[in-house]
Context: one part of a larger RNA
Formats: sequence, structure tokens, C1' cells
RNA sequence: UGACGGGGGCCCGCACAAGCGGUGGAGCAUGUGGUUUAAUUCGAUGAUACGCGAGGAACCUUACCAGGGCUUAAAUGUAAGUUGCAUGAUUUAGAGAUAGAUCUUUCUUCGGACUACUUACAAGGUGCUGCAUGGUUGUCGUCAGCUCGUGCCGUGAGGUGUCAGGUUAAGUCCUAUAACGAGCGCAACCCCUAUCGUUAGUUGCUAGCAGGUCAUGCUGAGGACUCUAACGAGACUGCCGGUGCAAACCGUGAGGAAGGUGGGGAUGACGUCAAAUCAUCACGGCCCUUACGUCCUGGGCUACACACGUGCUACAAUGGUAUGUACAGAGAGCAGCCACUGGGUGACCAGGAGCGAAUCUAUAAAACCUAUCACAGUUCGGAUCGGAGUCUGCAACUCGACUCCGUGAAGCUGGAAUCGCUAGUAAUCGGAUAUCAGCCAUGAUCCGGUGAAUACGUUCCCGGGCCUU
Repeated sequence: UGACGGGGGCCCGCACAAGCGGUGGAGCAUGUGGUUUAAUUCGAUGAUACGCGAGGAACCUUACCAGGGCUUAAAUGUAAGUUGCAUGAUUUAGAGAUAGAUCUUUCUUCGGACUACUUACAAGGUGCUGCAUGGUUGUCGUCAGCUCGUGCCGUGAGGUGUCAGGUUAAGUCCUAUAACGAGCGCAACCCCUAUCGUUAGUUGCUAGCAGGUCAUGCUGAGGACUCUAACGAGACUGCCGGUGCAAACCGUGAGGAAGGUGGGGAUGACGUCAAAUCAUCACGGCCCUUACGUCCUGGGCUACACACGUGCUACAAUGGUAUGUACAGAGAGCAGCCACUGGGUGACCAGGAGCGAAUCUAUAAAACCUAUCACAGUUCGGAUCGGAGUCUGCAACUCGACUCCGUGAAGCUGGAAUCGCUAGUAAUCGGAUAUCAGCCAUGAUCCGGUGAAUACGUUCCCGGGCCUU
């Protein structure tokens, strides 16, 4: 000087408390460990690994295994040689890669150009080392800290400033002060959202006028309203009262759509963990070179006495079933979204309009009305299994999703323990997108609908900040 203490003081955080809903018990989905395997490719391992890399493993992907091949596949260049190719069609052998056969087959100023093939040289490696590295990322932590110049103090390491008294979300600001200033952080500047105005009205809107329809902004028309999208206004403790030297704090004070950081996002200081990644990529060193490179077929990554994490569905009456009636937002769409009509119980199929979309497409569901079920392993629950199908795709056996009929398992609210959340939040309900032929999505990321309870307080648990010992 730091770090640490079951030392002290002050303070903060869904840290506890107060509440609400979960996990831990069941079935299934998914990831991991373990075991098994020819292979179950590799990485991630307290918090900070385990629905993680993977925003989509049937082949491909694919890195793994078995078997069959090749020795330069792709890219680019140089040199030499040969050729008219390449492409397309038919066909033989083969699991295919591959090898072969037949037909078709350039331009020219004849110098050559171009293509293809062969040879030589340069390749290739998801092989090792993240403890050689760059770049990127997690975490402490959006915590309030981390430093510098000059001066002063100390022999020096260092200290001071950065401490003290207040205050703040904040090293935020004020006062005091051997310190005075400054930088990186904080805050603000950026984006979305909440209110209003101006401008502009198409594909959006429709108050008034007119036309038309069974009905509909459907049409003329209009810019008022909603909305769209550009520019502005607005909030600053600005005003009032109280406390205070000040900073600031308090007020069911005013005004205001919004009040004290209005709400959310992006933004992550110096550093810590030899944290993670050589498998995104790049790169030093080492290693392989008829193989640790590369092509193909099939298999595996999907195994299953078991253990754990994360989820979905339930155990029912605040519910299930059946009929009817409403109300979103945000995104997406041409090898696409698909209205409508017909067929099928249905998944879907056959026709077929519109739309490269504020124009066309996609039923919002919880909710509400009515009926029924009467507490039961049930009209709860849907696993599992049998049969029959649909679709995608060369191809659904290993190993796809969906539909219909039948079957109808465990489960009656879950031990010790443990997690999330402070408001349009939790809980609950549906919708969309990326990836994508299809999909194992109950995942991820967004979007809106309905919409709570509780916070006395800081003694205790956890983490953190400042001062002090």
C1' cells in the first nucleotide's frame, strides 16, 4: 500500500422481510453427467457450464465410425506439351464415388485468341497448444469508482487531492480544507414511448354534402378526426409554501398529458478471474503429406439400469365440453402468402382471383351469453400402444411433422431445500418472426390482450460501496 476478520461506524441492492406465482413429487420435451458403443464428433463445468456454441443432425450439414476409392478437388499464376473442347442426350459396370461407349461440338486477318486435359512448382488439415497471441465475449457491475499534472508532506515505499460536515441514484452537488486543477467513468447529448402544434394527405381516414347497395369508405368528394412520418413545442425543482449558510429535502401545493432521472432501450471506467473461444475468423510454434488431406455409400451425433439442470402439460368446477357474439399489436410473403369455389370427418387435395403489398393474404385467444357435467381417477388428465391416412423430400427403417378411429398410463398440489418478480410489473392469454424442403419449437427473440398483491422495516442471510481498526 492492499487484501482479509464469526472488528466497529454509515449506506445501498427483490439481499432479507411483506406478498404473488413457481421448481423439487407425475408424464413428456430438451441439455448435461455417467454407462454403453465400430462411432455415440468437438467445445462449455460454482456463482459466470447444463432449451449453452446449435437462429432448426433423415441424406447434406458432419467435424465421428465401417467399407470402397483418389493423390491434387477448388482458387490463382507461371512454364512446357497435347487437343477442340465445354455443355447436352442415350447407355454399360458399380452401393455410389468413379470408369467407359455412342451422337452432338469454337472463332480466325491463319500470326493466334479462347476452352479443356496432362506434367512441374506453389496446396490442404474442424490436427495440438486460449498457459505463445489478435479479435470477440462472460463476470464483479450500470457498482461509483479508477487515475494524472503541478504543488505540499515523508529519508523512502508512499500520502495529500479522493479526507471531514451535509446531500445525492451517483467521486451528484455544496460548505470547509495544503491543496489547485484535469482526464476516464456518473449525468446529459442518441433511439422508442406518453401530450400538443405545423407541414403533407396515398395504398390510410370519413364529420358534413351527394350517389349507390341486402350490406361494406363501395364511389364522387373532403383534410375536420384517427393514423402515417418529417420538423418543432414541452419538464427545468422553473413557480409557491416550509426547513436549511448552501447544496438540497419535504408538500393529496398550483399549473400540466407528463414532476422531480416521467417509463423503457442502447451505452459497461481502471482492472479481476493465466475466466471462455486456435471449431466463426486471423495468427506464432509444433505435427500429418499415396494421409491427421480429399470423394462416396451406409451408420452414428436420436443408444439407456441411472443422476442432475431448464421447460411444457396436468392433477380440475375461478374448471371441462358444445353452440353463438366481440376486441389487438408487431412482423412476414413470388421456388412465396394464398382469398373464394368444389371434394374429403380431417390432415389435405383439385381448380383459381388478388398481392413484390398502409392496397392482397393469415378466425386472435383468454373474455362475454346460453346449455350441460356435480367432485368421481370423472365429460379431469393426456402418456403409451394398435390400425388407417396426409404432406415435404431422390429417400421418412434406424430417425420427420400432422390427421382420423380406437386404447386411456402416472398424476388428487408435491420432503429437505430452492427460484423469479415492486406496475402495465408478476400471473395469465393468444399472435408473429429468424433458422427452414420438411421438422422433433414445449426453445429463442419480439408483439399486443386481461391484469393483481405487498414493502412495517434493515435485527438477521447474500453481494457491493465509503471511512476506520

About this RNA:
Predicted 3D model of a 469-nucleotide part of an RNA (small-subunit ribosomal RNA, 3' major domain) from an uncultured prokaryote. Model confidence (mean pLDDT): 81 of 100. Its Rfam family is "Bacterial small subunit ribosomal RNA".